[in-house]
RNA sequence: CGCUCAUCCAGAGCGGUGGAGGGACAGGCCCUUCGAAGCCGCGGCAACCGCCAAGAGCGGUGCCAAUGCCUGAUCGAUGAGUU
Numbered sequence: 001c002g003c004u005c006a007u008c009c010a011g012a013g014c015g016g017u018g019g020a021g022g023g024a025c026a027g028g029c030c031c032u033u034c035g036a037a038g039c040c041g042c043g044g045c046a047a048c049c050g051c052c053a054a055g056a057g058c059g060g061u062g063c064c065a066a067u068g069c070c071u072g073a074u075c076g077a078u079g080a081g082u083u
Stems, first nucleotide, its partner, number of pairs: 002082007013042005021031003025072004043064003047061005068075001
């Protein structure tokens, strides 16, 4: 990378750095110099997996504007498994 399965209307942000973009894509709509993305620190959420003394406790991955922001598609994301 490909394939399979599950989930995607719940939940959870501050500081530093940075300096104009971001919300995957198209069309909308929206966020943003009252500071976007990225990076770092700390904090938080609790979906999947592992451990477990069975307490949602510890660890791995993930996530922390808006229903995956809305609609669309042969779309995407994350986790677990598999060649």
Molecule: SAM riboswitch aptamer (S box leader)
Organism: Alphaproteobacteria bacterium